This is a predicted structure of an 81-nucleotide RNA (c-di-GMP-I riboswitch aptamer) from a soil metagenome. The prediction has a mean pLDDT of 88. The sequence is in RNAcentral, with records from MGnify. Of the family's consensus pairs, 100% are formed in the model.
[in-house]
RNA sequence: AAAUGGCAAACCCGACCGAAAGGCGGGGACGCAAAGCCUCGGGUCUACCCCCUUCACGGGCACGACAGCCGGGCCGCCGAA
Numbered sequence: 001a002a003a004u005g006g007c008a009a010a011c012c013c014g015a016c017c018g019a020a021a022g023g024c025g026g027g028g029a030c031g032c033a034a035a036g037c038c039u040c041g042g043g044u045c046u047a048c049c050c051c052c053u054u055c056a057c058g059g060g061c062a063c064g065a066c067a068g069c070c071g072g073g074c075c076g077c078c079g080a081a
Stems, first nucleotide, its partner, number of pairs: 006032002011027004016023002030068001036074003040071003043066003050060003
């Protein structure tokens, strides 16, 4: 400088799962050289249960969630190499 391709944001649909965050399926592309996989560390989101309470659409709280928040680990296409 390329080539074959890959993934799929927001949003929409679902007589799907979940208390929610969110996930799953379909549509759809904002973008991504790891936007492939893994919660080990940090961070963010939700709060059913539980606790508190001035009793409210209140406050606190992960064992829940986010890998397309960052770091880390593992695997990995092509080209120069």